[in-house]
RNA sequence: CGGGUUUGAUCCUGGCUCAGAACGAACGUUGGCGGCGUGGUUUAGGCAUGCAAGUCGAGCGAGAAAGCCCCUUCGGGGGUGAGUAAAGCGGCGAAAGGGUGAGUAAUGCAUGGACAACUUACCCCUGAGACUGGGACAACUACCCUAACGGGUAGCUAAUACCGGAUGGCGCCAGAGGGUCACAUGGCCUUCAGGCUAAAGGUGGGUUUCCUGCCGCUCGGGGAGAGGUUCAUGUCCUAUUAGCUUGUUGGUGGGGUAACGGCCCACCAAGGCGAUGAUGGGUAGCCGGACUGAGAGGUUGGCCGGUCACACUGGGACUGAGACACUGCCCAGACUCCUACGGGAGGCUGCAGUCGAGAAUCUUCCGCAAUGGACGAAAGUCUGACGGAGCGACGCCGCGUGGGGGACGAAGGCCCUUUGGGUUGUAAACCUCUGUCAGGGGUUAGGAAAUGCGAUGCGGUUAAUACCCGUGUCGUUUGACAAAUGCCCCAGAGGAAGCACUGGCUAACUACGUGCCAGCAGCCGCGGUAAUACGUAGAGUGCAAACGUUGUUCGGAAUUACUGGGCAUAAAGAGCUCGUAGGCGGCGUGGCGGGUCGGUUGUGAAAGCCCCUGGCUCAACCAGGGAACUGCAGCCGAAACUUCCAUGCUUGAGUGUGAGAGGGGAGAGUGGAACUUCCAGUGGAGCGGUGAAAUGCGUAGAUAUUGGAAGGAACGCCAGCGGCGAAAGCGACUCUCUGGCUCAUUACUGACGCUGAGGAGCGAAAGCUAGGGUAGCGAACGGGAUUAGAUACCCCGGUAGUCCUAGCCGUAAACGAUGGGCACUAAGUGGAGGGAAUCCUACCUUUCUCUCUUCUGAAGCUAAUGUAUUAAGUGCCCCGCCUGGGGAGUAUGGUCGCAAGGCUGAAACUCAAAGGAAUUGACGGGGGCUCGCACAAGCGGUGGAGGAUGUUGCUUAAUUCGAAUCAACGCGAAGAACCUUACCUGGGUUGAACUACGUGCUGCAAGCCCUGUGAAAGCAGGGUUCCUUCGAGGGUGCACGAUAGGUGUUGCAUGGCUGUCGUCAGCUCGUGCCGUGAGGUGUUGGGUUAAGUCCCGUAACGAGCGAAACCCUUGUCCUUAGUUGCCAGCACUUCGGGUGGGGACUCUAGGGAUACUGCCGGUGUCAAGCCGGAGGAAGGUGGGGACGACGUCAAGUCAUCAUGGCCCUUACGCCCAGGGCUGCAAACGUCCCACAAUGGCCGGUACAGAGGGAUGCAAUACCGCGAGGUGGAGCAAAUCUCAGAAAGCCGGUCCCAGUUCGGAUUGCAGGCUGCAAUUCGCCUGCAUGAAGCCGGAAUCGCUAGUAAUCGCGGAUCAGCAUGCCGCGGUGAAUGUGUUCCCGAGCCUUGUACACACCGCCCGUCAAGCCACCCAAGUAGGGCGCACCCGAAGUCCAUGACCCAACCCGUUCGCGGGAGGGAGUGGCCGAAGGUGAGCUUUAUGAGGGGGACUAAGUCGUAACAAGGUA
Repeated sequence: CGGGUUUGAUCCUGGCUCAGAACGAACGUUGGCGGCGUGGUUUAGGCAUGCAAGUCGAGCGAGAAAGCCCCUUCGGGGGUGAGUAAAGCGGCGAAAGGGUGAGUAAUGCAUGGACAACUUACCCCUGAGACUGGGACAACUACCCUAACGGGUAGCUAAUACCGGAUGGCGCCAGAGGGUCACAUGGCCUUCAGGCUAAAGGUGGGUUUCCUGCCGCUCGGGGAGAGGUUCAUGUCCUAUUAGCUUGUUGGUGGGGUAACGGCCCACCAAGGCGAUGAUGGGUAGCCGGACUGAGAGGUUGGCCGGUCACACUGGGACUGAGACACUGCCCAGACUCCUACGGGAGGCUGCAGUCGAGAAUCUUCCGCAAUGGACGAAAGUCUGACGGAGCGACGCCGCGUGGGGGACGAAGGCCCUUUGGGUUGUAAACCUCUGUCAGGGGUUAGGAAAUGCGAUGCGGUUAAUACCCGUGUCGUUUGACAAAUGCCCCAGAGGAAGCACUGGCUAACUACGUGCCAGCAGCCGCGGUAAUACGUAGAGUGCAAACGUUGUUCGGAAUUACUGGGCAUAAAGAGCUCGUAGGCGGCGUGGCGGGUCGGUUGUGAAAGCCCCUGGCUCAACCAGGGAACUGCAGCCGAAACUUCCAUGCUUGAGUGUGAGAGGGGAGAGUGGAACUUCCAGUGGAGCGGUGAAAUGCGUAGAUAUUGGAAGGAACGCCAGCGGCGAAAGCGACUCUCUGGCUCAUUACUGACGCUGAGGAGCGAAAGCUAGGGUAGCGAACGGGAUUAGAUACCCCGGUAGUCCUAGCCGUAAACGAUGGGCACUAAGUGGAGGGAAUCCUACCUUUCUCUCUUCUGAAGCUAAUGUAUUAAGUGCCCCGCCUGGGGAGUAUGGUCGCAAGGCUGAAACUCAAAGGAAUUGACGGGGGCUCGCACAAGCGGUGGAGGAUGUUGCUUAAUUCGAAUCAACGCGAAGAACCUUACCUGGGUUGAACUACGUGCUGCAAGCCCUGUGAAAGCAGGGUUCCUUCGAGGGUGCACGAUAGGUGUUGCAUGGCUGUCGUCAGCUCGUGCCGUGAGGUGUUGGGUUAAGUCCCGUAACGAGCGAAACCCUUGUCCUUAGUUGCCAGCACUUCGGGUGGGGACUCUAGGGAUACUGCCGGUGUCAAGCCGGAGGAAGGUGGGGACGACGUCAAGUCAUCAUGGCCCUUACGCCCAGGGCUGCAAACGUCCCACAAUGGCCGGUACAGAGGGAUGCAAUACCGCGAGGUGGAGCAAAUCUCAGAAAGCCGGUCCCAGUUCGGAUUGCAGGCUGCAAUUCGCCUGCAUGAAGCCGGAAUCGCUAGUAAUCGCGGAUCAGCAUGCCGCGGUGAAUGUGUUCCCGAGCCUUGUACACACCGCCCGUCAAGCCACCCAAGUAGGGCGCACCCGAAGUCCAUGACCCAACCCGUUCGCGGGAGGGAGUGGCCGAAGGUGAGCUUUAUGAGGGGGACUAAGUCGUAACAAGGUA
């Protein structure tokens, strides 16, 4: 630091996701040791039990018992226990420590200030003092009430408890005066007089009415530390909370407090807060810090530390220095427990522990040894604070599970394998070494220093060498942890490795199993029979006592952008303007010093982070020091910039003056054309409308045409990327009123400016309200068409509306999809409005200049497209807006509106994309150019009949399998009676064929011959048999093992071969250039060609695969060679090239030539080429063939062959017999023969080519009507043979008829092949003589030696073609065009397609599931408001009842007073009740839409001109 994921690919935008770090974690698998940390995050839910706050006898009075000892009259008593325990009065503490985070958004917290409005027990320093009296109350005793808890009455008593008096100051209160300070409401110092206020003792020592020590006590002053109050700044979300407030804001006077203050009260005034977010709602303790991050930030506040709040819930005060008090009190409430039913008791959010809920969090441990705290003079007591131990891999850190050697590599296993091997793997064995940890034994540091006590020294105090205090020294005393740690010894590699992952991201791969199943998955995505993605195994990779998963936070994410983003088209500029607050703001001078900058001081707690040292063996951890804490505040200073104050300036802005253009706005009036209606005339059958029609109008006279009248709306030409306006928008003409703009001038003001949250105004069309108006047009609606349907498109009508007036609405693709302002930054060319100069004034021309407006383009910018002085460039200022797609501009709330609806505007849920621009293709009912028997023009067919053949389907024991649009269907099959044969039935067999090897066995086996049985195969039986060096050696054979075999499966695992687009003209590469890139260019363009053929042009230049050519064949000629071929001339002849002969010709088959737009004319770009002509056998690739680019169709073939994987192995192999592949309601393809006279039949007669032939072709001859038979000359063939070519030609007959057409079907009789002809062959003869009279929709072939027509041959083959492959004979017609159908090529255009239009995709309906909204309501929570009731309690009042201390009186009994109390009354007041609300949650019959879900229904809306843009 980045990576994956949208696409066929690309760039961008943008979301999702991953790699990192962290955690008070949880879960899964696994688990050796130790150190240091850490552990109820949920129900602030309920709690059994124990403990967590006591202490002081040196404050006070009183004071047991058991036990032990003694005495005893056995009743008891005494001593000790013991001045102990327990309790009481009193003091101090209990307000700390410990827990938790419910509440709290400020009465809190953090940082920095203030208190001249404050308090402070214990502690320290310091001043002064402590005199004299008095009366009670507990405890205790007695009696009484009560279940209990507790309580009452009477009596006794002490104090450091309580009270009176004295002394009283520097203390307090109020008054008078002076000085001083400068925070001036006053503070400090001081003088005078007045008033008020104190105390307590205890315990030591001594020379004892006294002195002295220590601890206490009282009143002051100071300090330290602690607290209280107050101010400034900072401190989450929400405006779908916009107004809040009556003690509210302030004042005066009181009350209250430690203290200021509406803190409280009375009165007075009417204020206070708020868009810089009041009030309300939600959430939350805050901070130091922690995690993360480069930082800025973001998240967080567990442990530790500071602070706040709380203590069952709510309220309240008391005591006290301190509380409104966690383990105090009172009241109310809920809950739990006890109860004798009358009443009582309780509060673990202390430590342990328990239940519950939960994914989840520990021991009812030890100790006060240390540290700290309370009390005490002290010893000491108490201390679940704390120190330790225990449990938990919860975290961090450390250690170990061994180290070395050891094979070209054991065995075994396992895995893989090309069967050779590889791997596990130096791993093991084996040799050697070490000894950590755990185990056993022994020993041991440090945590301990104090205090006390004993001894002793010094100093202080003192009268004192007592005591006491302080400080030394010596001795003594104290360890929960725990023999845990360290060290030594013993033994021995012994006891100690797992987890996750291995498709990419992301390090690491094979086999088997599974077969869209089971499953995986963080994202993309894997799995449908060869899965590196599931499961297992092996191997590997990564971490390691852990490893993974889940959750959460930060990061990556510049994905909220301060650092550091954007808004033309990706999400995003408000429809436009004015303008409030706010933000920002020209030039100069002076001042101030708020911002800013510098210095310094204080603070920023400790811990933490960082650095340096040090201590635990290291580390984690801990200690010391430093730095840092980027902050806040005070003081001193600077004055450039900025704010502010003052004063100037003119260039920004505005005003004046003089000109100018304009559909700018409003009102009133006027005009012509067209249209419609009405009236009248002419006229007489249609008009109108469409793709074509119909509805409609018209003989009651339409349309058309002429004249007239009326009405409403809109203003042709001019008219222009021309003008004006802020936008919406504005178009006949005239008048009136009116806004803005431009130019010139430079007279005036003097920054008056820009933007603009809220706000206000304007704002197309449609729509709404009221009233008018209505010619045309025209939603809705009616009708006619179209259509499968047509609630549409088209047509005929037609209401609202469109128009006017007044008022609403407030939205548009309100668009330049581009907010406003200012400044700057190349050019070029137009249009509009002014001005100056020139020129001339009649206009014009040229140059310069200001304003508006259009186009092209540099730089720059941009993802690209594009934009480019009218910026999307470069800068500044202000506003608005965006943050993945869907849900959704929806729901809900609010607000506006008459309504329609507008503005504001979510979430749940769901997806991994949704998008922008550009690229290459493909496609289009887009365009252009051009081809092809593509159409058209022709000829002949198919589709109808019968038959043949193939296919489907059906049938069947089986009807074997494959082929499926073109490109399956007379196809594989160039030939199914058996065989073939793969199928079925039945019978048999374990190898029919192949084989290297291992082991064993034989010469009785196998082979051969024979016999039996059988349908055959086979089975059974008998006979016979090798070589030899005699070694059980070889050969052969058998058995077992290993293997064979399979037309079983997968053509979607493959090779090879083939089809098709298509013999279409295309497909690419190298280098260069252009582009961020995909990619483009080249290959496009202009011509031309059959052709990417060639030429020209050209950021391209070249090249390759294709095309062409080279090859074969055919057409012409030459040459060579003449047998089996030929015969012109010569001879012979049986008249047959038969023979001699010939080498001319035909022919045969070798070689060669020829054709190249070469020549001429025209045309064309001086080109390529095209047109015409000559010559030529042939002319523009002469005809035909072979040859098939990159690729496409997962096209076809595992049944030609080959082959991976899988499957069968006494069978899915092999052999055999029979059957089937030939089965027949039906359908399709391809053919044959026909339907006849261009014909049928009969007779005669002529002319081919190319082939085949030895298990073969077979002549002559004979037999048979014939198929054929007998027979065999000749021929391995230019010799012999198949072999008669047929159509044709000549002659005859038939006479239009289901026929002398046609031949199906059937019968009989034969022939041939073959082991065999029934299923199931071909042929012959005779007889029979069906359908059929030219074929619906539709469809096929063919452009010349072609179609059509005629026959011949061959392969296969024993036999069996109407098929196939070839051959020749006869031999046409039409077209010279490209509108249309099909296919193809190139260019271009659009695209939401890329599996590529057989594409994509929308909505309703139906089904399932999920979340949400509405809803008569229902049930809870929260919040205030009003009223009622009113506990405890403070305060106030009262207090007839009660009262020891003081005072007065007194008869000494007591009475009165002061003062106080019970009680009572009043204000306030929690809980509770009632009422009306607001808010929130859950639920709700039913209703609503939404998301999602391989293969449901209906249509076809969008994407191409998407078929109506």